[in-house]
Transfer RNA from a Cryomorphaceae bacterium, 74 nucleotides, folded computationally. The sequence is in RNAcentral, with records from ENA. It matches the Rfam family "tRNA". Its family is annotated with triplet codon-amino acid adaptor activity in the Gene Ontology. Rfam classes the family as a transfer RNA.
RNA sequence: GGCCCCGUAGCAUAACUGAAUAAUGCAUCGCACUUCUAAUGCGACGAGUGCAGGUUUGAAUCCUGCCGGGGCUG
Numbered sequence: 001g002g003c004c005c006c007g008u009a010g011c012a013u014a015a016c017u018g019a020a021u022a023a024u025g026c027a028u029c030g031c032a033c034u035u036c037u038a039a040u041g042c043g044a045c046g047a048g049u050g051c052a053g054g055u056u057u058g059a060a061u062c063c064u065g066c067c068g069g070g071g072c073u074g
Stems, first nucleotide, its partner, number of pairs: 001073007010026004019057001028044005050066005
């Protein structure tokens, strides 16, 4: 240099063939339980999807460029 894959909440993942409140677990916070802690139960909180464009009535999803990470290869 060429090709391929990935980037979504603090962390790990989901989101089907584009369809409309982006979901779950852990973590955090509050309450209950407990002498206290842990565990358990209930509840709350937090992201608009790496960035910029494009297509579309509608984009995390499709297309282009760039950025970052990983792999293969000359």